[in-house]
RNA sequence: GGUACGGUGGUGAAGUGGUAACACAUUGGUCUGCAAAACCAACAUGCGCGGGUUCGAAUCCCGCCCGUACCU
Numbered sequence: 001g002g003u004a005c006g007g008u009g010g011u012g013a014a015g016u017g018g019u020a021a022c023a024c025a026u027u028g029g030u031c032u033g034c035a036a037a038a039c040c041a042a043c044a045u046g047c048g049c050g051g052g053u054u055c056g057a058a059u060c061c062c063g064c065c066c067g068u069a070c071c072u
């Protein structure tokens, strides 16, 4: 330098055009003599950056940045 894949809350991770699931973590509560476990609920500055297309973009197109693998 080239090719492929990827970048989504604190972490992991789904979502292929109609406004983002789930699990863990965290917080509060129930329960318990106290805890743990279990159960209930809540919260969380989340779509890498900049443009374009579209009524509408995490999703499609272009450029850039970063990561991984491979090739040279």
Stems, first nucleotide, its partner, number of pairs: 001071007010024003018055001026042005048064005